[in-house]
Context: one part of a larger RNA
RNA sequence: GGAUGAACGCUAGCGGCAGGCUUAACACAUGCAAGUCGAGGGGCAGCGAGGGUAGCAAUACCUGUCGGCGACCGGCGCAAGGGUGCGUAACGCGUGAGCAACAUGCCCGUAUCAGGGGGAUAAUCCAGGGAAACUUGGUCUAAUACCCCAUAGUAAUUUUUGUAGGCAUCUAUAGAAAUUUAAAGCUUUGGUGGAUACGGAUUGGCUCGCGUGACAUUAGCUGGAUGGUAGGGUAACGGCCUACCAUGGCUACGAUGUCUAGGGGUUCUGAGAGGAUGAUCCCCCACACUGGUACUGAGACACGGACCAGACUCCUACGGGAGGCAGCAGUGAGGAAUAUUGGACAAUGGAUGGAAAUCUGAUCCAGCCAUGCCGCGUGCAGGAAGACGGCCCUAUGGGUUGUAAACUGCUUUUAUACGGGAGCAAUAAGGUCUACGAGUAGGCCGAUGAGAGUACCGUAGGAAUAAGCACCGGCUAACUCCGUGCCAGCAGCCGCGGUAAUACGGAGGGUGCAAGCGUUAUCC
Numbered sequence: 001g002g003a004u005g006a007a008c009g010c011u012a013g014c015g016g017c018a019g020g021c022u023u024a025a026c027a028c029a030u031g032c033a034a035g036u037c038g039a040g041g042g043g044c045a046g047c048g049a050g051g052g053u054a055g056c057a058a059u060a061c062c063u064g065u066c067g068g069c070g071a072c073c074g075g076c077g078c079a080a081g082g083g084u085g086c087g088u089a090a091c092g093c094g095u096g097a098g099c100a101a102c103a104u105g106c107c108c109g110u111a112u113c114a115g116g117g118g119g120a121u122a123a124u125c126c127a128g129g130g131a132a133a134c135u136u137g138g139u140c141u142a143a144u145a146c147c148c149c150a151u152a153g154u155a156a157u158u159u160u161u162g163u164a165g166g167c168a169u170c171u172a173u174a175g176a177a178a179u180u181u182a183a184a185g186c187u188u189u190g191g192u193g194g195a196u197a198c199g200g201a202u203u204g205g206c207u208c209g210c211g212u213g214a215c216a217u218u219a220g221c222u223g224g225a226u227g228g229u230a231g232g233g234u235a236a237c238g239g240c241c242u243a244c245c246a247u248g249g250c251u252a253c254g255a256u257g258u259c260u261a262g263g264g265g266u267u268c269u270g271a272g273a274g275g276a277u278g279a280u281c282c283c284c285c286a287c288a289c290u291g292g293u294a295c296u297g298a299g300a301c302a303c304g305g306a307c308c309a310g311a312c313u314c315c316u317a318c319g320g321g322a323g324g325c326a327g328c329a330g331u332g333a334g335g336a337a338u339a340u341u342g343g344a345c346a347a348u349g350g351a352u353g354g355a356a357a358u359c360u361g362a363u364c365c366a367g368c369c370a371u372g373c374c375g376c377g378u379g380c381a382g383g384a385a386g387a388c389g390g391c392c393c394u395a396u397g398g399g400u401u402g403u404a405a406a407c408u409g410c411u412u413u414u415a416u417a418c419g420g421g422a423g424c425a426a427u428a429a430g431g432u433c434u435a436c437g438a439g440u441a442g443g444c445c446g447a448u449g450a451g452a453g454u455a456c457c458g459u460a461g462g463a464a465u466a467a468g469c470a471c472c473g474g475c476u477a478a479c480u481c482c483g484u485g486c487c488a489g490c491a492g493c494c495g496c497g498g499u500a501a502u503a504c505g506g507a508g509g510g511u512g513c514a515a516g517c518g519u520u521a522u523c524c
Base pairs, nucleotide, nucleotide: 001524002523003522004521006520007519008518009517010516013376014375015374016373017372018371019369020368021334026332027331028330030329031328032327035076036075037074040073041072043069044068047067048066049065050063051062052061053060054059083287084286085285092212093211094210095209096208097207098206099205102204103203107200108199109198110197111196112195113194115149116148117147118146125138126137127136128135129134155180156179157178158177159176160175161174162173163172164171165170185192186191213259214258215257220250221249222248225247226246227245228244229243230242231241232240262284263283264282265281267276268275269274289310290309291308292307293306312323313322314321315320340366342365343364344363348362349360350359351358352357379410380409381408382407389401390400391399392398393397416460417459418458419457420456424451430445431444432443433442434441435440436439468513469512470511471510472509473494474493475492479508480507481506482505483504489496490495
């Protein structure tokens, strides 16, 4: 000198864009953050409409008939999105390869298929238990829930015959035989969904080469340890696991141990080499009160799922229960220090749905903070009696503050008041036209704006609403006077101060930067 997720002191007019618990992965009150589908189903608690009965009427009762729909069965989603950096020195990450050792819901393409039957169960109803959380028994019922039979091969398993190729196990392909496994309906008849197989795309799993901290004041480490055989397990290879057998394996090219640490793209600095760094944004990994375990599922060993153990907090009728903000806000604590218990789904994206739509603290916006970067303003021109005042001197006078002020003219960014006022909106339902492969595509029209009466534009009057901070001995740009008298104090280093201090304190003047300026901390 540059830089910062900064803090502190003094000061402060505005806007745009960004950023905002670096500390206690400390504990959390409250609200919200994952639902959706009635075009799968039985139904009808509540709402609206209709119908019926009684009544003059108000009204009462009955009725799933319609719109819809709480709870229930079922499907898809909840493994994404969002948070944090505890752990991890590791195939965790980065980069380059491999899988002849693998999986892949939703999506796309191709081919084929969907015949018949059955038994339950929730809700409802009835009867209980419990303070509660919740829960037990009985009767009935449905399905795209569950089960059985049939049909089926380019599927799976076993046996077997060729051909081609390779990488040892083998792979691809053409056959033969045996065994085994499928399906679901709804419908406005336009469709949509279901099953099997093959292929694609996407996403993941595993393996390997190389790279990726400190300490040798850590030198030996290792018993599923290293390898083999057989088996189990997995989507898949493998001591991944088990039985048996062998005695191996790693290490001075640093094993093992201890300490530290998420990794990368990046970011800062530097001419570069290098050094430092890993906030925001993107990719990967790990974690979800602590430890462990599996279930479901295409996918989890699952942040707002389950079970067990533990610590902590809360409720209790003392018998027993409930909870997990490292989601968004917010609270306490810690700390030098870090924001609102805001608005909206209008846009983008996601889940579900045929769609309308619903949900979405993702997201888009707004609020707070000079935390940073950038931009603008606090006037401009003229004006010498070089005014008054201040300060200084060699003091009837001069210098300086200083064109500075006054005064004259001009302008109105900004601020204030009033008026106008966006883009972000693409489309959906629906309508219409065109095309053809006839239900799809395209063109035109056609609801919807949180932000927001915001940005922006115009008009009005008026210099009006707007400057500080640090420094002035040398390094280092900028000097005099007064006070003090080794005192009070300053100080980054050298060093100032003991009676003429350009170094302390004040004043005048000056220098530097400027809505900031200094100090502290850290990195180069």
Molecule: small-subunit ribosomal RNA, 5' domain
Organism: uncultured bacterium